[in-house]
RNA sequence: GGGUCGCUAGCUCAACUGGCAGAGCAUCGGGCUUUUAACCCGCAGGUUCCGAGUUCGAGUCUCGGGCGACCCA
Numbered sequence: 001g002g003g004u005c006g007c008u009a010g011c012u013c014a015a016c017u018g019g020c021a022g023a024g025c026a027u028c029g030g031g032c033u034u035u036u037a038a039c040c041c042g043c044a045g046g047u048u049c050c051g052a053g054u055u056c057g058a059g060u061c062u063c064g065g066g067c068g069a070c071c072c073a
Stems, first nucleotide, its partner, number of pairs: 001072007010025004019056001028042004049065005
């Protein structure tokens, strides 16, 4: 330098053919327990990496940029 893949909640990851952004864990509150851990219930938590385009509608499609992994040179 070229190619492929990835980037979504604090972490790890889903989201079908473009149609209301979710789960587990963690945090927080409560229950249980002598206490902690474990377990149970609940609340809260989002600029879907950035910019632009297409569309009635974009996490998803297109273009440019950033970051990371792998392969080739």
Predicted 3D model of a 73-nucleotide RNA (transfer RNA) from an Acidimicrobiia bacterium. The prediction has a mean pLDDT of 81. The organism belongs to Acidimicrobiia, within Bacteria. Rfam family: tRNA. By type it is a transfer RNA.